[in-house]
RNA sequence: AAUCCGGUUGAUCCUGCCGGACCCUACUGCUAUCGGGGGAGGACUAAGACAUGUUAGUUGUGCGCCUCCAAGCUAUGAUGGAGACGCGGCAUACGGCUCAGUAACACGUGGCUAACCCACCCUUGAGACGAAGAAAACCCCGGGAAACUGGGGGUAAUCCUCGAUAGAAGAAGACACCUGGAAAGGGUCUCCUUCCAAAAGGCGUCUAGAUCAUGCUUCUGGACGUUGCUCAAGGACGGGGCCGCGGCCGAUCAGGUUGUUGGUGAGGCAAAGGCUCACCAAGCCUAUAACCGGUACGGGCCGUGAGAGCGGGAGCCCGGAGAUGGGCACUGAGACAAGGGCCCAGGCCCUACGGGGCGCAGCAGUUACGAAAACUCCGCAAUGCACGAAAGUGUGACGGGGCUACCCCGAGUGCCGUCCGCUGAGGGCGGCUUUUCCCUGGUGUAAGGAGCCGGGGGAAUAAGGAGAGGGCAAGUCUGGUGUCAGCCGCCGCGGUAAUACCAGCUCUCCGAGUGGUAGGGAUGUUUAUUGGGCUUGAAGCGUCCGUAGCUGGCCUGACAAGUCUUCCGUUAAAUCUACCGAUUCAAUCGCUAGACCGCGGGGGAUACUGUUGGGCUAGGGGGCGGAAGAGGCCGACGGUAUUCUCGGGGUAGGGGUAAAAUCCUAUAAUCCCGGGAAGACCACCAGUGGCGAAGGCGGUCGGCUAGAACGCGCUCGACGGUGAGGGACGAAAGCUGGGGGAGCGAACCGGAUUAGAUACCCGGGUAGUCCCAGCUGUAAACGAUGCGGGCUAGGUGUUGGAGCGGCUACGGGCCGCUUCAGUGCCGCAGGGAAACCAUUAAGCUCGCCGCCUGGGGAGUACGGCCGCAAGGCUGAAACUUAAAGGAAUUGGCGGGGGAGCACCACAAGGGGUGAAGCUUGCGGUUUAAUUGGAGUUAACGCCGGGAAACUUACCGGGGGCGACAGCAGGAUGAAGGCCAGAUUGAAGGUCUUGCUGGACGAGCUGAGAGGAGGUGCAUGGCCGUCGCCAGUUCGUGCCGUGAGGUGUCCUGUUAAGUCAGGUAACGAUCGAGACCCGCAUCCCUUGUUGCAACUGUGCGAAUAGCCAGGCACACUAGGGAAACUGCCGUCGAUAAGGCGGAGGAAGGAGCGGGCCACGGCAGGUCAGUAUGCCCGGAAUCCUCCGGCCCACACGCGAGCUGCAAUGGCAGGGACAAUGGGCUCCAACCCCGAAAGGGGAAGGCAAUCCCUAAACCCUGCCUCAGUUGGGAUCGAGGGCUGAAACCCGCCCUCGUGAACAUGGAAUCCCUAGUAAUCGCGUGUCAUCAGCGCGCGGUGAAUACG
Repeated sequence: AAUCCGGUUGAUCCUGCCGGACCCUACUGCUAUCGGGGGAGGACUAAGACAUGUUAGUUGUGCGCCUCCAAGCUAUGAUGGAGACGCGGCAUACGGCUCAGUAACACGUGGCUAACCCACCCUUGAGACGAAGAAAACCCCGGGAAACUGGGGGUAAUCCUCGAUAGAAGAAGACACCUGGAAAGGGUCUCCUUCCAAAAGGCGUCUAGAUCAUGCUUCUGGACGUUGCUCAAGGACGGGGCCGCGGCCGAUCAGGUUGUUGGUGAGGCAAAGGCUCACCAAGCCUAUAACCGGUACGGGCCGUGAGAGCGGGAGCCCGGAGAUGGGCACUGAGACAAGGGCCCAGGCCCUACGGGGCGCAGCAGUUACGAAAACUCCGCAAUGCACGAAAGUGUGACGGGGCUACCCCGAGUGCCGUCCGCUGAGGGCGGCUUUUCCCUGGUGUAAGGAGCCGGGGGAAUAAGGAGAGGGCAAGUCUGGUGUCAGCCGCCGCGGUAAUACCAGCUCUCCGAGUGGUAGGGAUGUUUAUUGGGCUUGAAGCGUCCGUAGCUGGCCUGACAAGUCUUCCGUUAAAUCUACCGAUUCAAUCGCUAGACCGCGGGGGAUACUGUUGGGCUAGGGGGCGGAAGAGGCCGACGGUAUUCUCGGGGUAGGGGUAAAAUCCUAUAAUCCCGGGAAGACCACCAGUGGCGAAGGCGGUCGGCUAGAACGCGCUCGACGGUGAGGGACGAAAGCUGGGGGAGCGAACCGGAUUAGAUACCCGGGUAGUCCCAGCUGUAAACGAUGCGGGCUAGGUGUUGGAGCGGCUACGGGCCGCUUCAGUGCCGCAGGGAAACCAUUAAGCUCGCCGCCUGGGGAGUACGGCCGCAAGGCUGAAACUUAAAGGAAUUGGCGGGGGAGCACCACAAGGGGUGAAGCUUGCGGUUUAAUUGGAGUUAACGCCGGGAAACUUACCGGGGGCGACAGCAGGAUGAAGGCCAGAUUGAAGGUCUUGCUGGACGAGCUGAGAGGAGGUGCAUGGCCGUCGCCAGUUCGUGCCGUGAGGUGUCCUGUUAAGUCAGGUAACGAUCGAGACCCGCAUCCCUUGUUGCAACUGUGCGAAUAGCCAGGCACACUAGGGAAACUGCCGUCGAUAAGGCGGAGGAAGGAGCGGGCCACGGCAGGUCAGUAUGCCCGGAAUCCUCCGGCCCACACGCGAGCUGCAAUGGCAGGGACAAUGGGCUCCAACCCCGAAAGGGGAAGGCAAUCCCUAAACCCUGCCUCAGUUGGGAUCGAGGGCUGAAACCCGCCCUCGUGAACAUGGAAUCCCUAGUAAUCGCGUGUCAUCAGCGCGCGGUGAAUACG
């Protein structure tokens, strides 16, 4: 110090990466009021190139000469100043800039120098004697375009030379001397050789002397002071050299090196040294990484981080290096020298072409490069440096200012009252304040500016950027757009209601800033020392041996390297931390203290590690003993099968497959018997048995050989563990050479299969498989689990050994217990993401090795090594991507398994469709329009959809319609109405001309009404379907980290998650069932409009009917009873229940309906209605006339009628139910051949009306396109309706088509069902072949 969040999934837990949030640096978009501070600002790219100006001079108190100005001049005096040129001295080796090179003693740190130097400075001591000389400036003469340069003359010094004195170096010898840890150092003495100092200066004051007028302003001494000079010693400062340690990447760089390593001797240097040279030796470095390659100035420090770290190191400081690239020396105390020299190279400039000149990585500035970076400013006033005795001069060092949002810090953009306004936003009015702002005086400063201290004016002069789907704080607000435009770090938004794009409004965050891009850090315990992993996620080398390394049992002595402690030195300053102080605060600055984790040295401690000495036996090795074993190698022998061959027998097939064919066979196969040959293999025993390091090892016997386990009062004495490199072994396939080759069998050839079939199946068949010798070196070489040691509950098998006990047939026997070693299963704690592991660990630990770091690219490329080759080992990157992956969960699916069910399944049956004609719906085509929807089941006689107008949505034509508001218009007359004419199919609809009328107006902009216009993928509601299914959930508990599981599972049973038993579940909900309706039996009630058994001397011819009684029966429509596996038998578990039986009208849900769960489908419907949004709005609205929906080469669905004799036709006869009826049903009568027409009782209905057919009887037809079939067409008639042409229905006559039982395929059905027959009703003015109902007749079959 301690934090996560989004993204792999339907959901979950992991692994893992990507992204977000934070800090810093550079650039950049938008925006911007002020002040302070700062080591900020051409580092990054071009150590690219540079115009111009400027950055190093100073010194007259060293000296010469010249010019100018001023002053003085007969002695008390013998000057002053400025400047040029030059000689000399010192400085120019500092300061300033940059980071190219450099992986190095370059840097840091600590030592060493007994191997060194040091101008200027300080201290001390000694000294400064004698002589000689040159050359600039200057003058004269030349050369050259210039730069510059040559010759001659002449001159001073602190210039230079010689000598002396002092001194120095070397050789030899001596020393009892000094320092020191140690003499190789120093010192002294003797002797020799060599070398070898100086400026008796300058200045000042005092003083002595000389000299001094047409020019001069001087010379010579002395004392003191000062400043210089020489030598020696010491110091200080600064430097040179050497060493230990420290800090980058690459092994796809493994060997490097010839001055190389060392020695001897010399040279060179201030100095050690192969620094250089001669000779001699052959060494030296390297896995603790030499050499090579890449990158890079190093450090103090800086960024980030809790820290460990990671990254940076341009700026400020220290050190180094460089000055266009490279080399070289000179001078000097110091350089191999940024504004010095020489040479080469490249670049630029001048040129008279002969020759010259230059070097901004100093300060400004230009140009180039770039995403990227300031003024050709002021001043030496301060600080410092150079020179000078000093005054001073110089200084782009430095101090100041200018520019830049570069960073840090601070402040502001107002406050109060009142009114309007929505309790807003904002505005009006009045007042207050003045940090800032403007004007101004002083102070400030080198000069200014800023600031500070005053005065005046005036709320005036001052707010933005990014964001608002999640992560992530803030909108499901409005408009636009419509997978477009665009956004987006990641996930993802956008396909017509976008909280995600573009805008507006509102809101959020930060705020003079705020966003973006790139880089660094953190987040990341995703490199893990702190602090990760490797069975399955990425990851254990195929196995063993073993070198270096790392690591190591028990007891004890010594040392003190590691370790601990204390002290000393050092760790520059700045930076950092803390107190205090200064600027009003802060940033910033100052002071003091600390820290700077490091290095060196001294003292102490000795547990642990280490080193060393001694001992031990528990690790390990050896020995001995008896046993086990497919351990290995070699040799010999055997066995069955297979194939071939020979002989015999035998005859037509064999073989093969799902079925076949290719194939073999008449030259005799297959098959049987016998003989022979060959190669390969080794059944049974055989076992989650054994052995081996792994690969692997299996007939028998023998030989050689290895290892493990057990036992031992034996022996050695830590000899051990692991193991980078290295070595050995290493299945199958493959390769080389030589053998062998029966079977099998890649490749190959055929046959099948198939759309194809380079396959699966079948027939052949080469390499190979086998042996010997050699190579290869890989496998899912797996326990996907490295090796070794220790510790941590058990249970149960099995193999080998040992000990003990029992039995015994005495066998090499059997059984049991204990124990050691192996090998399996189960299981506790514990672990794990889970699956699972669990004394054979994946638990807890110690040691060592190997390996991993998102997916792909890729185990690829290049390089190297190995290999005969095939290939192996080692092993990247560009680029690409938001996931890839593990374990487990819930569903779904399977040409997976198990159990159960269903006539929208099969089977057994019955009847159809599919062929024909017609009806009807759909498609297609056509059309002005043929409106639109529905499309497997679950669209297609469906939208109740049988459309002549209407319907009607479509097409053609005509007409009409704007509530409300604003603006135009309107008493100079609006809207409306009308005659005639024109227009038109027609029309005061419009137009022309008028008349009438008396107040409103559709011309414009909005806004409406209405819309069968769009969206059923925005919706409600309703419906279809999964589903003639038996499922769907909840509460509590339990299990699991979790998603979830359990319950709901298993067994039996059921139509059923129905019930029973078991069970970490116990209960419950919605479904199933129950319930409701109808039918079937009985009873009660009811008795008209129903009924009619019975009664009447009723009426009547009547056994019809009527009347009066009646309610028994039937019926009506209300209520009840009845059926519950209740009873018996049997099966089952004693259950649930099944089967059979009895009784019963009905028997196991009695039969048929209604209802039908949680939910799914973006199922259907915006065209029934409702409804969001969008669209048209005088037309997509309303209405009128006409047309279309009815078209017709064709395809599909659903039906009707048939193809006939179980029939047709004609005549006669009988029996229903459900329903409907006032613009209606209509008896009955009349007319008509009929459809129908004319009258008309009754009926608002158990009252009246509408009503059967199949069936039965009789007759005809006699198997044919018919007396079947009725399409089509013609004629006549009728009905409805304004209206039957497109386009209705009915009747009669005539016409008389296809069709003779329907391919592939397909549909429905299990009993009052199928099939068949008619009836009613809905729609409806008229029209059913349709829908919904009703009754009549009434089967076949079901092993399963």

Background
The RNA shown here (small-subunit ribosomal RNA) has 1344 nucleotides and comes from Bathyarchaeaceae archaeon (SeqCode). Rfam family: Archaeal small subunit ribosomal RNA. A reference for the family is Yusupov et al. (2001), "Crystal structure of the ribosome at 5.5 A resolution", Science. The organism belongs to Bathyarchaeaceae (SeqCode), within Archaea.